Predicted 3D model of a 73-nucleotide RNA (transfer RNA) from Absidia glauca.
[in-house]
RNA sequence: GCCAUCAUGGCGUAAUGGAUAACGCAUCGGGCUCCUAACUCGAAGAUUGCGGGUUCGAGUCCCGCUGAUGGUU
Numbered sequence: 001g002c003c004a005u006c007a008u009g010g011c012g013u014a015a016u017g018g019a020u021a022a023c024g025c026a027u028c029g030g031g032c033u034c035c036u037a038a039c040u041c042g043a044a045g046a047u048u049g050c051g052g053g054u055u056c057g058a059g060u061c062c063c064g065c066u067g068a069u070g071g072u073u
Stems, first nucleotide, its partner, number of pairs: 001072007010025004018056001027043005049065005
C1' cells in the first nucleotide's frame, strides 16, 4: 500500500430500515439491617467514532475520513 472485520452510557453487549436505542455490571438515592454485605425498589447516565448521501423514516443501507484488530505483497 491492498483486503476483511469492528467503533453504541463508566465497562461488557443487544437492537428486521419503523417503540421513548434495550439488557447486565458499575455509580447514586430509598427500603431492609445495630452496621456492612446480600436482597429489594427507584434514579441518573448514549447528539450510536467524525462528515456527507439515499429514504416518508438510518445505530442499521451507500460514499469519504479517523481509529482499533487481523490478514497479505